[in-house]
Context: one part of a larger RNA
RNA sequence: CAAGGGCGCACGGAGGAUGCCUAGGCUUUCAGAGGCGAAGAAAGACGUGAUAAGCUGCGAUAAGCUUCGGGUAGUGGCAAAUACACUUUGAUCCGGAGAUUUCUGAAUGGGGCAACCCGGCUAUGUGAAGCAUAGUCAUUCUGUAUUUAUACGGAAGGCAAACCCAGGGAACUGAAACAUCUAAGUACCUGGAGGAGAAGAAAAUAAUAAUGAUUCCCCUAGUAGCGGCGAGCGAACGGGGAUUAGCCCAAACCUACUUUGUUUAGGCAAAGUAGGGGUUGUAGGACCAUAAUAUGACAAUAAAAAAGAAGUGGAACGUUUUGGAAAGAACGAUCAUAGAGGGUGACAAUCCCGUACACGUAAUUUUUUGUUUGAUAGUGGUAUCCUGAGUAAGACGGGACACGAGAAAUCCUGUUUGAAUCUGCCGGGCCCAUCCGGUAAGGCUAAAUACUCCUGAAAGACCGAUAGUGAACCAGUACCGUGAGGGAAAGGUGAAAAGUACCCCGAACAGGGGAGUGAAAAAGUACCUGAAACCGUGCGCUU
Numbered sequence: 001c002a003a004g005g006g007c008g009c010a011c012g013g014a015g016g017a018u019g020c021c022u023a024g025g026c027u028u029u030c031a032g033a034g035g036c037g038a039a040g041a042a043a044g045a046c047g048u049g050a051u052a053a054g055c056u057g058c059g060a061u062a063a064g065c066u067u068c069g070g071g072u073a074g075u076g077g078c079a080a081a082u083a084c085a086c087u088u089u090g091a092u093c094c095g096g097a098g099a100u101u102u103c104u105g106a107a108u109g110g111g112g113c114a115a116c117c118c119g120g121c122u123a124u125g126u127g128a129a130g131c132a133u134a135g136u137c138a139u140u141c142u143g144u145a146u147u148u149a150u151a152c153g154g155a156a157g158g159c160a161a162a163c164c165c166a167g168g169g170a171a172c173u174g175a176a177a178c179a180u181c182u183a184a185g186u187a188c189c190u191g192g193a194g195g196a197g198a199a200g201a202a203a204a205u206a207a208u209a210a211u212g213a214u215u216c217c218c219c220u221a222g223u224a225g226c227g228g229c230g231a232g233c234g235a236a237c238g239g240g241g242a243u244u245a246g247c248c249c250a251a252a253c254c255u256a257c258u259u260u261g262u263u264u265a266g267g268c269a270a271a272g273u274a275g276g277g278g279u280u281g282u283a284g285g286a287c288c289a290u291a292a293u294a295u296g297a298c299a300a301u302a303a304a305a306a307a308g309a310a311g312u313g314g315a316a317c318g319u320u321u322u323g324g325a326a327a328g329a330a331c332g333a334u335c336a337u338a339g340a341g342g343g344u345g346a347c348a349a350u351c352c353c354g355u356a357c358a359c360g361u362a363a364u365u366u367u368u369u370g371u372u373u374g375a376u377a378g379u380g381g382u383a384u385c386c387u388g389a390g391u392a393a394g395a396c397g398g399g400a401c402a403c404g405a406g407a408a409a410u411c412c413u414g415u416u417u418g419a420a421u422c423u424g425c426c427g428g429g430c431c432c433a434u435c436c437g438g439u440a441a442g443g444c445u446a447a448a449u450a451c452u453c454c455u456g457a458a459a460g461a462c463c464g465a466u467a468g469u470g471a472a473c474c475a476g477u478a479c480c481g482u483g484a485g486g487g488a489a490a491g492g493u494g495a496a497a498a499g500u501a502c503c504c505c506g507a508a509c510a511g512g513g514g515a516g517u518g519a520a521a522a523a524g525u526a527c528c529u530g531a532a533a534c535c536g537u538g539c540g541c542u543u
Stems, first nucleotide, its partner, number of pairs: 004543010019528001020492002024463002026460007033452002035159002043104003046059003050082001054078002065098006074086003109118003119137007139156008163194001164192005174181001178228001204211002215242005225233002246444003249388001253276010281422001283387004287381004293377003299372009311359003317332005333350002335339001341353003393417008403429001424439005479486002499527001502514004
């Protein structure tokens, strides 16, 4: 010196972090809605366009048909382009109501490996065969009619996020092991219902004072208790709130009808059906006597008012300047029941959409008033009658009650026994007495409470593309798995496509260089910004 290495600087490639953004999410609040379905749902298959693969829409009337209302200049979805059409005789579009709605699917004429196959009956084409078209033919329960098996009706079936009630009902786990216990009446399965559901008008709670159906919330209170008195489980009375609403049968008694019985049959009795009556604890009712007429709900109808779809009106700004662009800056104005928000070539109260405010009506809904129908209600007496029976209660075995059999009341009931009848019966945590509270064995009942698949409006000391839903994008997709099931990645040119005419290199429809567009192309559909790892080129220093 060269080659190789190292360090540094510069310039690139590669890569896609970061920043900024948001089309999508998340969480709430208020209001609505709380169901759809044999009049065939949810979910799908297959079709449907001038050209049409996908998505969306729609259904052989197939990106649509009719009508009513709104609205106004363009229109034939995403989605360009061409062609051809439509439209001021009002299209497209928006809203209401209808029509059509293939095949599968509860799927229902029969079958079936869903979207396919094959029938019966009636009618028609057409006289027969054959074929075609239209209608009809599932099962269960139930009403009516009669010929007791049919006819004609009605209902159910399936889907759907949670909430609710009921019938069944675990284990892991905790107890530092484990068996009673716990987890837990949880998860899960099944049935049922509604916009809520359940519960509910004292056989209650209390305690010498009283309260007055149910439900929910805050206390009471981690108290009293329960508990291998371990782990743990865990009330109520009472107080304060939310919301408030009370009623109907059965029976006694009366009437009507039907049937049956009856040695008399225009009668009596029993049973059944229907109507009246009646509904409670200071007992009430029937029954007897007496007495008035007042007052709240439901339905129908009429009128009025209000709400209610798409929608309608809706104030006020210019100039200069920098810049590609003004909404920025400067100067001078205006409106404001409107200075919420979004958009527009950078930051706009006054440019656009809007906003405050005001207006508008169809279907439909609500309220008020009137009319009709129609329900409820008094006092006294008390001889007789009624007041929920295989019930209450007991025994045995279980279960529920905060309460594990305990002194164990109370509630439910599998087995078995089995009352009383208002001078009755039940309860007040063994039991007895006194006292007090209530009136079981029939039923209904709004509100306060729970939830959100869904619709509208609004908000966020929520996220901002490895976040936020799994999914910002054609995602429950691609892909994986026999199947149950599992389950992604993937956003950003620019203000506007103005998306690079034309030329050149090249085999080139690759790629690139000029040229042109643009503020910018070091914004070129591998497109905003463009970090690091990693890979190079040049130069310097060094070995």
A computed fold for a 543-nucleotide part of an RNA from Saccharicrinis carchari, annotated as large-subunit ribosomal RNA, domain I. Its mean pLDDT, the model's own confidence on a scale to 100, is 82. Lineage of the source: Bacteria > Bacteroidota > Bacteroidia > Marinilabiliaceae > Saccharicrinis. It matches the Rfam family "Bacterial large subunit ribosomal RNA".